The part of an RNA shown here (small-subunit ribosomal RNA, 3' major domain) has 486 nucleotides and comes from an Acidobacteriota bacterium. It was read from a public genome assembly. Taxonomically the source falls in Acidobacteriota (Bacteria, Pseudomonadati). Its mean pLDDT, the model's own confidence on a scale to 100, is 83.
Context: one part of a larger RNA
RNA sequence: UGACGGGGGCCCGCACAAGCGGUGGAGCAUGUGGUUUAAUUCGACGCAACGCGAAGAACCUUACCUGGGCUCGAACGGCUUUUGCCGGUCCUGGAAACAGGACCUCCAUGCGGUUUACCGUAUGGCGGAAGUCGAGGUGCUGCAUGGCUGUCGUCAGCUCGUGUCGUGAGAUGUUCGGUUAAGUCCGCUAACGAGCGCAACCCCUAUCCUUAGUUGCCAUCAGGUCAUGCUGGGAACUCUAAGGAGACUGCCCUGGUUAACGGGGAGGAAGGUGGGGACGACGUCAAGUCAUCACGGCCUUUAUGUCCAGGGCUACACACGUGCUACAAUGGCCGGCACAAAGGGCUGCGAACCCGCGAGGGGGAGCCAAUCCCAAAAAUCCGGCCUCAGUUCGGAUUGCAGUCUGCAACUCGACUGCAUGAAGUCGGAAUCGCUAGUAAUCGCGAAUCAGCAGGUCGCGGUGAAUACGUUCCCGGGCCUUGUACA
Numbered sequence: 001u002g003a004c005g006g007g008g009g010c011c012c013g014c015a016c017a018a019g020c021g022g023u024g025g026a027g028c029a030u031g032u033g034g035u036u037u038a039a040u041u042c043g044a045c046g047c048a049a050c051g052c053g054a055a056g057a058a059c060c061u062u063a064c065c066u067g068g069g070c071u072c073g074a075a076c077g078g079c080u081u082u083u084g085c086c087g088g089u090c091c092u093g094g095a096a097a098c099a100g101g102a103c104c105u106c107c108a109u110g111c112g113g114u115u116u117a118c119c120g121u122a123u124g125g126c127g128g129a130a131g132u133c134g135a136g137g138u139g140c141u142g143c144a145u146g147g148c149u150g151u152c153g154u155c156a157g158c159u160c161g162u163g164u165c166g167u168g169a170g171a172u173g174u175u176c177g178g179u180u181a182a183g184u185c186c187g188c189u190a191a192c193g194a195g196c197g198c199a200a201c202c203c204c205u206a207u208c209c210u211u212a213g214u215u216g217c218c219a220u221c222a223g224g225u226c227a228u229g230c231u232g233g234g235a236a237c238u239c240u241a242a243g244g245a246g247a248c249u250g251c252c253c254u255g256g257u258u259a260a261c262g263g264g265g266a267g268g269a270a271g272g273u274g275g276g277g278a279c280g281a282c283g284u285c286a287a288g289u290c291a292u293c294a295c296g297g298c299c300u301u302u303a304u305g306u307c308c309a310g311g312g313c314u315a316c317a318c319a320c321g322u323g324c325u326a327c328a329a330u331g332g333c334c335g336g337c338a339c340a341a342a343g344g345g346c347u348g349c350g351a352a353c354c355c356g357c358g359a360g361g362g363g364g365a366g367c368c369a370a371u372c373c374c375a376a377a378a379a380u381c382c383g384g385c386c387u388c389a390g391u392u393c394g395g396a397u398u399g400c401a402g403u404c405u406g407c408a409a410c411u412c413g414a415c416u417g418c419a420u421g422a423a424g425u426c427g428g429a430a431u432c433g434c435u436a437g438u439a440a441u442c443g444c445g446a447a448u449c450a451g452c453a454g455g456u457c458g459c460g461g462u463g464a465a466u467a468c469g470u471u472c473c474c475g476g477g478c479c480u481u482g483u484a485c486a
Base pairs, nucleotide, nucleotide: 001486002485003483004482005481007480008479009478010477011476012475013474015470016469019434020433021432022431023430026325027324028323029322030321031320032319033318034316035315042053043052064311065310066309067308068307069306070305076134077133078132079131080130081129082128083127084126087104088103089102090101091100092099093098106125107124108123109122110121111120112119113118136300137299139298140297141296145294146293147289148288149287150285152283157196158195159194160193161192162191163172164171165170176187177186178185202277203276204275205274207245208244209243210242211241212240213239217234218233221232222231223230248271251265252264253263254262255261327427331386332385333384334383335382336381343374344373345372348367349366353362354361355360393424398419399418400417401416402415403414404413440462441461442460443459444458445457446456
């Protein structure tokens, strides 16, 4: 100087407390451990591994296993030699890869032969074959590395120059008194300044104005329809998307040191950082990644490379994590009637209409989309049934019959109909999230994607309760103190 303390002081954080909803019990989904297996590819392991890499494992993916093939090789470059192909159609063996065979079959320029055609030769283009030099490796080392990322932590810290003090390590500044979300600012001060962080500048959102008015809008006027901005028209409103305004403790009162700032108030759509996002200091964990990629070293070279078929990654006595659905009446079922936002669409989204109980099929209008389509929002509301039961709760499991995608749904897809109807009556010890348009609850969309979403990332609808307080648990910041630790 740090680190640590079941030392002290001050202060923060959904850290506790106050509340609301969960997890832990059940069934299923998913990840992991373990076990099994020819293989169940690999990585990730307290927080910070475990719906994680994977934003899509039937083949492919695929790295694993079994079997069958290849060895200049599945892809690419240089040189040498050789050849006219490549490709297409078909046959044989085969699971395919592959092996063997038949038929058709290059271009440009020059020269020579030649009536065109065609033949020979040289050069070049393109391609095949052979040889050779480079290949290839998801093989090892993340404790050799770059890059990227997690975490402490959006915590308020981490440092430097000059000066001063100290023999020196170092100190001071950065401490102290206030204050703040903040090393934020003020005052004091052997310090005076500065840098990286904080804040602001950026984006979205909340109000208003201007400009613009189609594909969006419809107040006024007119026309028309069973109905609809449907039409003429309008530029008001909503909205769209560009530019601006607005919030700064600016104003008033008060506390305070005449300061920073705190408390209250006015005006205002918004008030003291308005709400949210992007943004992550010096560093820590030899944290994670050699399997995104790159790269040192090592290993491999008829195999640890590569091609193919089938299998596996989907196994199952069990254990854990994360979720979904429930256990019902604030509910379930049936019928009717409303109200979104944000997205996506050309080998795409696919309307009306018809068929089917349905998944879906037929059909193809319209739309490169503020125009058309996906598209029904759902909870809500209104009416009816159920009456507390393992039930009209719950839907696992299983049987049969189907639909769709795809070369192909046996291992191993999703969905539909009929039948079947399991556990489960609110969950021990323990444990998690959340402070407001939040939790809870309800649906919608997108990426990936042929198909496959209970996951992820977004979007809106309905919409709470509670916070006395900082004694305690956890994590963190500053000052101080002890130390046999570095």